Source information: Predicted 3D model of a 73-nucleotide RNA (transfer RNA) from Perkinsela sp. CCAP 1560/4. Its Rfam family is "tRNA". Rfam describes the family as follows. Transfer RNA (tRNA) molecules are approximately 80 nucleotides in length.
RNA sequence: GCCUCGGUAGCCUAAUGGUUAAGGCGUUGGCUUCCUAAGCCAAAGAUUGCGGGUUCAAGUCCCGUCCGAGGUA
Numbered sequence: 001g002c003c004u005c006g007g008u009a010g011c012c013u014a015a016u017g018g019u020u021a022a023g024g025c026g027u028u029g030g031c032u033u034c035c036u037a038a039g040c041c042a043a044a045g046a047u048u049g050c051g052g053g054u055u056c057a058a059g060u061c062c063c064g065u066c067c068g069a070g071g072u073a
Stems, first nucleotide, its partner, number of pairs: 001072007010025004018056001027043005049065005
């Protein structure tokens, strides 16, 4: 250089182009306990890497670009 895959909340991982972007861990508050842990309940937290395009509608399709992993001479 070229090819393939990936980038979504603090971390990990979902989501057939379709109606509130889902779940786990963590965080915060509450319940429980003499206290802690565990358990239970609730809440907050995402411009879906960035910039454009297509579409009535884009995390998803297309183009460019940045970052990471693997492959290739």
The RNAcentral record of the sequence draws on Rfam. NCBI's taxonomy places the organism under Eukaryota, Kinetoplastea, Prokinetoplastida, Perkinselidae, Perkinsela.